[in-house]
Molecule: RNase P RNA; transfer RNA
Organism: Parvibaculales bacterium
RNA sequence: UCAGAGGGUCGGGCGGUCGCUCCCAUGCAAAUGGGGGAGGAAAGUCCGGGCUCCACGGAAACACGGCGCCGGAUAACGUCCGGCGGAGGUGACUCCAGGGAAAGUGCCACAGAAAGCAAACCGCCUGAAAGGGUAAGGGUGAAAGGGUGCGGUAAGAGCGCACCGCGCUGCCGGUAACGGCAGUGGCAGGGUAAACCCCGCCGGGAGCAAGACCAAAUAGAGGCAGCACAUGGCCGGUUUCCGGGCCGCCGCCUGGGUAGGUUGCUUGAGGUGUCCGGUAACGGGCAUCCCAGAUGAAUGAUCACCGCCAUCCUUUGGAUGCGCACAGAACCCGGCUUACAGACCCUCUGAUCUU
RNA sequence: GCCGGUAUAGCUCAGUUGGUAGAGCAGUUGAUUUGUAAUCAGAGGGUCGGGAGUUCAAGUCUCUCUGCCGGCACCA
Numbered sequence: 001u002c003a004g005a006g007g008g009u010c011g012g013g014c015g016g017u018c019g020c021u022c023c024c025a026u027g028c029a030a031a032u033g034g035g036g037g038a039g040g041a042a043a044g045u046c047c048g049g050g051c052u053c054c055a056c057g058g059a060a061a062c063a064c065g066g067c068g069c070c071g072g073a074u075a076a077c078g079u080c081c082g083g084c085g086g087a088g089g090u091g092a093c094u095c096c097a098g099g100g101a102a103a104g105u106g107c108c109a110c111a112g113a114a115a116g117c118a119a120a121c122c123g124c125c126u127g128a129a130a131g132g133g134u135a136a137g138g139g140u141g142a143a144a145g146g147g148u149g150c151g152g153u154a155a156g157a158g159c160g161c162a163c164c165g166c167g168c169u170g171c172c173g174g175u176a177a178c179g180g181c182a183g184u185g186g187c188a189g190g191g192u193a194a195a196c197c198c199c200g201c202c203g204g205g206a207g208c209a210a211g212a213c214c215a216a217a218u219a220g221a222g223g224c225a226g227c228a229c230a231u232g233g234c235c236g237g238u239u240u241c242c243g244g245g246c247c248g249c250c251g252c253c254u255g256g257g258u259a260g261g262u263u264g265c266u267u268g269a270g271g272u273g274u275c276c277g278g279u280a281a282c283g284g285g286c287a288u289c290c291c292a293g294a295u296g297a298a299u300g301a302u303c304a305c306c307g308c309c310a311u312c313c314u315u316u317g318g319a320u321g322c323g324c325a326c327a328g329a330a331c332c333c334g335g336c337u338u339a340c341a342g343a344c345c346c347u348c349u350g351a352u353c354u355u
Numbered sequence: 356g357c358c359g360g361u362a363u364a365g366c367u368c369a370g371u372u373g374g375u376a377g378a379g380c381a382g383u384u385g386a387u388u389u390g391u392a393a394u395c396a397g398a399g400g401g402u403c404g405g406g407a408g409u410u411c412a413a414g415u416c417u418c419u420c421u422g423c424c425g426g427c428a429c430c431a
Stems, first nucleotide, its partner, number of pairs: 001351010012306002015303004020037007039326001043337002046335005051207004056243007064203005069083005084098001085096004099198002104196002106192003121138002123134004146164006165187001166185008211263004221254004226249002232247004256430003270289008307324002309321005356427007365380004374411001383397004404420005
């Protein structure tokens, strides 16, 4: 210098004027003054929690759903960190739903002789023929029952041997996944579990339009089905047990009224700085800060200068632009995923050149 | 804001142990008719909403994005 890999930060700036919304102070009020006012994804609503309600609380079994290498982090997770194994890349590094196919069942279309307790279509050998031997070669297929070589044989074949692969056993290292070494077995056991399933772990349901309170108004109404009628019935999937609660329980439909206010509502697994522990995710201590709470839904408009971008021109410059990415809170957090013009920073890899 | 459903030919819909995607209507060609409709016969028309993954193989299984449709206020 060129080409790349990983991670992080920002995502127009400063000022004036006029507005919107929340809080505080003064004020009888009108108003005045001060302070706060979108995001890294506020998004999709895909996971995990907090919170609230549903008379249920505990235990077990079953059903259903989800997750799945090992260890750790965490309130929890399908997230994150570290490691292992496999795949890709010269490399930095990236990707993997990555338990079990030796419990059982199913499926493997077409083609092919044969698709799973194997099998003989062509070929090879033998034989007069019938038949027999043979998985080395051909052909089919996504996949054909270890691979390469040498020996061996009628032809062949783990039939024998060497190396590689695989299984089993033992020892060593590691918390473990797993790895290494030695011995042993001629090889048995094709694929598919994002098919049923088995094993292990986790899970009650609904969601702030949850829920609570006030006010207003009406016909505080009517119909239908099911179970039960107290040794009974009903209680957040079903059943059983222990305890507890209620006295009718539960569902559907039609009609009527109001479509107002308060609360939940923002101080929280909170932010920033620093020190300590840990490889890291993260945890702990101390100091400091309060940082949106709207509801027909605020967070804006305009002017001037500057930065960047696009187009044009008479090109050291100037003009134009309802130009400045993606997008916009709605109970709150932790993640994932998706969208994103451009700018900057850090670490690392490969190649080339110079010293 | 929260919750659910759906997407297959121009339209309305089928499609289950994953194996080369169908039906009706419409349109089109031919026959029939003097001509049209009806009728009969035939052919065509699909990247199964987009993109990834699992698998030998995906409309179907899994993940993700997009479009469309529906429901949810309180009182008694």